[in-house]
Context: one part of a larger RNA
RNA sequence: GUCUGCGAGUUAGUGUUUGUAGCAAGCUUAAGUCCUUCUGGGACGCAGGCGCAGCGAAAGCGAGUCCGAAUAGGGCGAUUUAGUUGCAGGCACUAGACCCGAAGCGGAGGUGACCUACCCAUGGCCAGGUUGAAGCGUGAGUAAUUUCACGUGGAGGACCGAACCGGUGAACGUUGAAAAGUUCUCGGAUGAGCUGUGGGUAGGAGUGAAAGGCUAUUCAAACCCCGUGAUAGCUGGUUCUCCUCGAAAUGCAUUUAGGUGCAGCGUCGUAUGCUGACUACCGGGGGUAGAGCACUGAAUGAACUAGGGCCCACACCCGGGUACCGACUUCAACCAAACUCCGAAUACCGGUAGGUGUAGUACGGCAGUGAGAAAGUGGGGGAUAAGCUUCAUUUUCAAAAGGGAAACAGCCCAGAUCAGCAGCUAAGGUGCCAAAAUGACGCUAAGUGGAAAGGAGGUGGGAUUACUUAGACAGUGAGGAUGUUGGCUUAGAAGCAGCCACCAUUUAAAAAGUGCGUAAUAGCUUACUCAUCGAGUGAUCCUGCGCCUAAAAUGAUUGGCGAUAAGCGUCAUACCGAAGCUCUGGACACGCUUUGCGUGUGGUAGAGGAGCAUUCCCGGAGCCUUGAAGCAGGAGGGCGACCGACUGUGGAGUUCCGGGAAGAGAGAAUGCAGAC
Numbered sequence: 001g002u003c004u005g006c007g008a009g010u011u012a013g014u015g016u017u018u019g020u021a022g023c024a025a026g027c028u029u030a031a032g033u034c035c036u037u038c039u040g041g042g043a044c045g046c047a048g049g050c051g052c053a054g055c056g057a058a059a060g061c062g063a064g065u066c067c068g069a070a071u072a073g074g075g076c077g078a079u080u081u082a083g084u085u086g087c088a089g090g091c092a093c094u095a096g097a098c099c100c101g102a103a104g105c106g107g108a109g110g111u112g113a114c115c116u117a118c119c120c121a122u123g124g125c126c127a128g129g130u131u132g133a134a135g136c137g138u139g140a141g142u143a144a145u146u147u148c149a150c151g152u153g154g155a156g157g158a159c160c161g162a163a164c165c166g167g168u169g170a171a172c173g174u175u176g177a178a179a180a181g182u183u184c185u186c187g188g189a190u191g192a193g194c195u196g197u198g199g200g201u202a203g204g205a206g207u208g209a210a211a212g213g214c215u216a217u218u219c220a221a222a223c224c225c226c227g228u229g230a231u232a233g234c235u236g237g238u239u240c241u242c243c244u245c246g247a248a249a250u251g252c253a254u255u256u257a258g259g260u261g262c263a264g265c266g267u268c269g270u271a272u273g274c275u276g277a278c279u280a281c282c283g284g285g286g287g288u289a290g291a292g293c294a295c296u297g298a299a300u301g302a303a304c305u306a307g308g309g310c311c312c313a314c315a316c317c318c319g320g321g322u323a324c325c326g327a328c329u330u331c332a333a334c335c336a337a338a339c340u341c342c343g344a345a346u347a348c349c350g351g352u353a354g355g356u357g358u359a360g361u362a363c364g365g366c367a368g369u370g371a372g373a374a375a376g377u378g379g380g381g382g383a384u385a386a387g388c389u390u391c392a393u394u395u396u397c398a399a400a401a402g403g404g405a406a407a408c409a410g411c412c413c414a415g416a417u418c419a420g421c422a423g424c425u426a427a428g429g430u431g432c433c434a435a436a437a438u439g440a441c442g443c444u445a446a447g448u449g450g451a452a453a454g455g456a457g458g459u460g461g462g463a464u465u466a467c468u469u470a471g472a473c474a475g476u477g478a479g480g481a482u483g484u485u486g487g488c489u490u491a492g493a494a495g496c497a498g499c500c501a502c503c504a505u506u507u508a509a510a511a512a513g514u515g516c517g518u519a520a521u522a523g524c525u526u527a528c529u530c531a532u533c534g535a536g537u538g539a540u541c542c543u544g545c546g547c548c549u550a551a552a553a554u555g556a557u558u559g560g561c562g563a564u565a566a567g568c569g570u571c572a573u574a575c576c577g578a579a580g581c582u583c584u585g586g587a588c589a590c591g592c593u594u595u596g597c598g599u600g601u602g603g604u605a606g607a608g609g610a611g612c613a614u615u616c617c618c619g620g621a622g623c624c625u626u627g628a629a630g631c632a633g634g635a636g637g638g639c640g641a642c643c644g645a646c647u648g649u650g651g652a653g654u655u656c657c658g659g660g661a662a663g664a665g666a667g668a669a670u671g672c673a674g675a676c
Base pairs, nucleotide, nucleotide: 001676002675003674004673005672006671011095012094013093014092015091016090017089018088019087020086021085022084023083026050027049028048032044033043034042035041036040054061055060064076065075066074067073098237099236101234105227106226107225109224110223111222117201118200119199120198121197122196123195124194125193126191128160129159130158131156135152136151137150138149139148140147164188165187166186169184170183171182172181203219205215206214207213240611241610242609243608244607245606250263251262252261253260254259264369265368266366267365268364269363270362271361272360274357278354279353280352281351282350283349284348290342291340292339296336297335300332301331302330303329307325308324309322310321311320312319372397373396374395375394376393377392378391379390380389381388402413403412404411417586418585419584420583422582423581424580428576429575430574431561432560433559437573439571440570441569442568443567454548455547458545459544460543461542462541463540464539465538466537467536475532476531477530478529479528481505482504483503486500487499488498511526515524516523587601588600589599590598591597592596612665614662615661616660617659618658619657620656621655622654623653630649631648632647633646636643637642
């Protein structure tokens, strides 16, 4: 892992509600006793319980009563009589209470020191080599000591290094040879050494050269048993079928935030009977969008000017000037979530009419939900970031399949009862892949289509304007001069470093000079003019489609191929296209005016309804050695759970109908047991 079997809302009591049955202003027995055909049934048993009257704390009064001085007013009642006891279903509570699952807590219950920690008793072990302490001896030396030398000697938690004990670093091993090892390397190795045997100390206790270490592969409190089915607002699992309806992810509160209570939204029942959504009209309040500047504030320019600065003048009092700043006021233009002289559309509230539905409302039984997600729109937070976050509002997903968007929960179209080799459409499409158009008129030349700000004699359309046969624009030929090298400055400054001025003359025209250039000149060039040429040439704005901007890591992408349309815009007609709609037939639910017609039948949590199968019990009817159950196959039947003629096998029990009771349905729980 597979297969087979087992495996989860039960039972008791109490309450409440629904159905049903008995009796009914009443209903009912409990323990117990008696009888009996004795796991059973019947009778008795009126103690008690609930109901028939309430109010008050109570005495008490009573269709009333309590508060109160009250014949006031108010509270709770009556005026409106149905209960009660069984049985069955739903739900709640108390119990383990649907099942499995902790880490844990407690026990004056027990087992452990054969591992390991420490201790006690008694034994054992440590190759070989090195160093050479004290002491002692001899000699030297001293006044005598201290002292020195040489020997002897054999000390040491001394040195090197096997056994032995350890475990430093690395590699290997990592379903290992091994649930801690192997190899190389390394530390101690006469000591606080290592080790054998016997013995001692234990669970809030031991032992610990102390690491919370060790106490039998277990230690911040061992192991076994018991309390014990501890508790688990948490995770997982929870077994047959069909039918009807069908949510929520919100508000308030919460030692509350992944839980719960109440409300909201679902379902079932009862009642009500037009009240509902929606539409039309009428009547309302508002201060949003927008707009505005009348208030509050922000903020620009101008005019006017109080006041101030600076300059001049001034003994003082007066004064003068100002290309400085400038309140108030006026004019013009403008901004605001916490501004408003104004002010919508919607939305909301009420009324009238329509509206029998997709409904509404009230009461009662039972829930689930209270993690939401995306998209559009209006805002806040953030960076007018986020598949971000938080509100409001609508839709979809959630709980929705189908068609489109290549693929793609939340986008677009559209809501799947079943069948059909019938038809029409939606979104989106119609070169081929691939169902359907190789339509018309324009645009694009970039494979743009199939990336932005910004930039540009790309190109189409529109508009305004200037020059132009009295010859424009571009090109070519010629000229482009004189006073003069203007003055100043400067080493120099001659059109061309810089400053000032920018005149005049000759002219068809020619700057006191547009750019390059020189040390300064020179030189080239432009403006400007003539000639040649012969028809359009410039400038600006609006607009369509393009261009550049454009760099990423395995091979690229409008889905692909490919296409100059099969791209883009406009227009027209046709077609394709879905589980939409229609047609034909069937099933089911509900309603009705019922030989039929109409409406409906996606669905998670969840509510409600109807069934199938399994085991056993009671009653009835059957089958069976002329072959029961079981097993294998199986025509056929049923929407389905399932039923099943018949055949084979098998060899002794068993089926159907009505009723009853449940150990009553497995694929999942890292489920349990067994087999392979």
Predicted 3D model of a 676-nucleotide part of an RNA (large-subunit ribosomal RNA, domain II) from a Verrucomicrobiales bacterium. It matches the Rfam family "Bacterial large subunit ribosomal RNA". Gene Ontology terms of the family: structural constituent of ribosome and ribosome. NCBI's taxonomy places the organism under Bacteria, Pseudomonadati, Verrucomicrobiota, Verrucomicrobiia, Verrucomicrobiales.